[in-house]
């Protein structure tokens, strides 16, 4: 220098063919308990790495770019 893969909640990740942004764990609140643990119910938490483009509409498609991994040179 070139090819490919990954980037989504605090962490680990899902998201099928473009239209609702989600799960588990964690955090907070409440109930059960004398209290803790455990368990049940509920809640908060997101510019979907960044910029631009296509589209009525983008996590998803296209271009550039950043970071990490991997292969080739």
């Nucleotide at each position: 220098g070139g090819g490919c893969c990954u980037g989504u909640a605090g962490c680990u990740c899902a998201g099928c063919u473009g239209g609702g942004a989600g799960a588990g764990c964690g955090u907070c609140u409440c109930g059960u308990u004398c209290g803790c643990a455990a368990u049940g119910a509920g809640a908060a938490g997101g510019u979907c790495g960044g910029c631009g483009g296509u589209u009525c509409g983008a996590u998803c498609c296209c271009g550039c770019u950043c970071a990490g991994g991997u292969c080739c040179a």

This is a predicted structure of a 73-nucleotide RNA (transfer RNA) from an Alphaproteobacteria bacterium. Its Rfam family is "tRNA". By type it is a transfer RNA.